Predicted 3D model of a 520-nucleotide part of an RNA (small-subunit ribosomal RNA, 5' domain) from an uncultured Terriglobales bacterium. RNAcentral holds the full RNA, with entries from ENA and SILVA. The coordinates come from a structure-prediction model, not an experiment, and the mean pLDDT is 86.
Context: one part of a larger RNA
RNA sequence: AACGAACGCUGGCGGCGUGCUUAACACAUGCAAGUCGCGUGCGCAGUUCGCGUAGCAAUACGUGGAUGGGCGCACGGCGCACGGGUGCGUAACACGUGGGCAAUCUGCCCUCCGAUGGGGAAUAACCCCGCGAAAGCGGGGCUAAUACCGCAUAACAUUCCGAGGACUUCGGUUCUUGGAUUCAAAGCAGUGAUGCGUCGGAGGAGGAGCCCGCGCCCGAUUAGCUAGUUGGUAGGGUAACGGCCUACCAAGGCAAUGAUCGGUAGCUGGUCUGAGAGGAUGAUCAGCCACACUGGAACUGAGACACGGUCCAGACUCCUACGGGAGGCAGCAGUGGGGAAUCUUGCGCAAUGGGCGAAAGCCUGACGCAGCGACGCCGCGUGGGGGAUGAAGCUUUUCGGAGUGUAAACCCCUUUCGACUGGGAAGAAUGCCCGCAAGGGAGCGACGGUACCAGUAGAAGAAGCCCCGGCUAACUACGUGCCAGCAGCCGCGGUAAGACGUAGGGGGCCAGCGUUGUUC
Repeated sequence: AACGAACGCUGGCGGCGUGCUUAACACAUGCAAGUCGCGUGCGCAGUUCGCGUAGCAAUACGUGGAUGGGCGCACGGCGCACGGGUGCGUAACACGUGGGCAAUCUGCCCUCCGAUGGGGAAUAACCCCGCGAAAGCGGGGCUAAUACCGCAUAACAUUCCGAGGACUUCGGUUCUUGGAUUCAAAGCAGUGAUGCGUCGGAGGAGGAGCCCGCGCCCGAUUAGCUAGUUGGUAGGGUAACGGCCUACCAAGGCAAUGAUCGGUAGCUGGUCUGAGAGGAUGAUCAGCCACACUGGAACUGAGACACGGUCCAGACUCCUACGGGAGGCAGCAGUGGGGAAUCUUGCGCAAUGGGCGAAAGCCUGACGCAGCGACGCCGCGUGGGGGAUGAAGCUUUUCGGAGUGUAAACCCCUUUCGACUGGGAAGAAUGCCCGCAAGGGAGCGACGGUACCAGUAGAAGAAGCCCCGGCUAACUACGUGCCAGCAGCCGCGGUAAGACGUAGGGGGCCAGCGUUGUUC
């Protein structure tokens, strides 16, 4: 000097930040990922039209048709791999930096080329039956699609066989061309124009995967380690290279420039310190990585080996009719526990961003705000001017005095902050409606009646903490008597203690001041 701090005493206001460093301990409750009816089926409200019955009629009931995202179930599409959390593991191409992929993939988005023909068979919801305490499950029957499956077409593309050119790391890559071979599609809205989609291909953007050079903690009281081990051939596998995997062959590979083993640890931009070199550190914010009760595995998918998906095993908790089931806060709040110690079971989608949707919109504990904590930084206030050879009180005294001290009283003045009264935002533009357009119109704010502005009253409501032997700024009195105690070091205290305790006075900092811990 610094801190994600804690503890003691004290505490007026505001702004901006920041807040489980310990048990990756266990979790009650609520919320944190849905959305699309302009893909589709069924059902229910509602609306409307017709018929029948009752009634004079309004109307009610029954029945049939149309309409009907206002609602429910289900198929289907996209999203759920983002966003948010944590730091367990990891000494590693994990990370940082610089390169390589002629060894690769890429949904949505952008640009361009071409296509979108004709058929089929199912199934959920629903209905019927059955089993089960439940979770849920089985059988039969009906039905739709942008769900599923063939056929046609095939420029481009795939695979194979040829010819020629260019480049080459001599492995191959790339361009032109001939033949054979394989593979596509879906519709919806609208009166229409058209719009949104769908399929194949080329390129791009952004994203991802793999490889390499260099950098990256401690221990030698760890000296040898290694059989898929090191290399080759062939094959498998992958989006892709590769012992990644398998078979066969060879006997290699690493290590004192520290292999192997053990310990510790997420890495970085940064942060703290320091004149710098360096040392320490990796909270908040940002990039990358790893993990999601523990261990293992794959499925779906453009992307996962998937925090709020599936399966298996385990520990734990819960339900049970004892047969069997359910769960995973290292999301936001919150609870218990651990600890010196770390917050509200708040408001809102108004803004920014994200998902879905043609849109309206819906969802969003991301986010925007508010709450709590002097935890930090910054700003402000607790009044200003005048006022005595100087009140009282208190302290001290050589009893004369001295100090507190312009301090107070008293006079004049001001009103920040706080209190009260009145007014009162910006943050808002998209989008919506009208219009061919230009343009016009209506409306939306969690924060918040907040910030801010004006006014009213009155010095009124607002100061403490540590220290005073030397280091080190600041001294006397009394009490105590090696006691009680102090102390960072030196050291104080045994009868006049400037070092203990109290008082007066003084010094320092100030809404803080000290102490402890840690780093330089």